[in-house]
């Protein structure tokens, strides 16, 4: 310095509209869920992109550089997923 297994890991709309299915209903309307598609709004801790403390040198250039910015990409009920970064453990390189 890198992979990989386990564990911990936050934020921010279950917001408006249309369709479609599914329940409840005799039907209808209306609702509650569920995919899809558009529009506002938010979020930053996958990536990315700037800035720049700071690093690096004798000094400038160059070069590296964040959890800082910015939201392109992601992501915004719960669960699942991912998820910087942390903790033990395997294993590779230098």
């Nucleotide at each position: 310095c890198u992979g990989u297994g386990c564990g911990g890991g936050a934020g921010a709309g279950u917001u408006c509209g249309g369709a479609c299915g599914c329940c409840g209903u005799u039907g209808g309307u209306c609702g509650a869920c569920g995919u899809c598609c558009g529009g506002c709004g938010c979020c930053g801790a996958a990536g990315g992109a700037g800035c720049a403390a700071c690093u690096c040198c004798u000094c400038c250039c160059c070069g590296g550089a964040a959890c800082c910015u910015c939201u392109c990409a992601g992501g915004c009920g719960g669960c699942c997923a991912g998820g910087a970064c942390c903790g033990c453990g395997c294993g590779g390189g230098u």